[in-house]
RNA sequence: CGGGGUGUAGCAUAGCUUGGUUAGUGCGCUCGGUUAGGGACCGAGAGAUCAUGAGUUCAAAUCUCAUCACUCCGA
Numbered sequence: 001c002g003g004g005g006u007g008u009a010g011c012a013u014a015g016c017u018u019g020g021u022u023a024g025u026g027c028g029c030u031c032g033g034u035u036a037g038g039g040a041c042c043g044a045g046a047g048a049u050c051a052u053g054a055g056u057u058c059a060a061a062u063c064u065c066a067u068c069a070c071u072c073c074g075a
Base pairs, nucleotide, nucleotide: 001074002073003072004071005070006069007068010027011026012025013024020058029045030044031043032042033041051067052066053065054064055063
């Protein structure tokens, strides 16, 4: 320098192909119940504007373009 892949709560991950209800799940966290206390278990809750910016559209995590970070291949 050229090409490919990945980026979504603290961590891990689904959803993208085929745009459409409030972005779901597990672990963790907070509160409550249970217990003498803890663990386990049960119930409830907070936490993401989906890497950044722009475009298309009535509507974008999802489509298009650019950029950034990480990573793989080639030179």
A computed fold for a 75-nucleotide RNA from Candidatus Scatoplasma merdavium, annotated as transfer RNA. The RNAcentral record of the sequence draws on ENA. The coordinates come from a structure-prediction model, not an experiment, and the mean pLDDT is 81.